[in-house]
């Protein structure tokens, strides 16, 4: 990250399955990615089973999110 080539990765929707939810997994399908590859270190978001209170409800992560941001480690091509 300019021109190009090799590719590759899959939003949202839809079924299946799995969890209490967020949300994950596989299929099918492509909104978009030049790290939308890996990782939960930070930060933010979600979610609240279980726990605590002032028990209408509220607030909690040890649960989820890397396609929300930074960090770290890795990877094609290669002009200023």
């Nucleotide at each position: 990250g300019a021109a190009a080539a090799u590719g590759g990765c899959a939003a949202a929707c839809u079924c299946a399955u799995c969890g209490a939810a967020a949300g994950a997994u596989g299929a099918g399908g492509a909104c978009g990615c030049a790290a939308a590859a890996c990782u939960a270190c930070g930060g933010g978001u979600c979610u609240a089973a279980g726990g605590u209170u002032u028990u209408a409800a509220a607030c909690u992560a040890c649960g989820a999110u890397c396609g929300c941001c930074g960090g770290g480690u890795u990877a094609c091509c290669g002009a200023a």
The prediction has a mean pLDDT of 89. c-di-GMP-I riboswitch aptamer from a soil metagenome, 80 nucleotides, folded computationally. The sequence is in RNAcentral, with records from MGnify.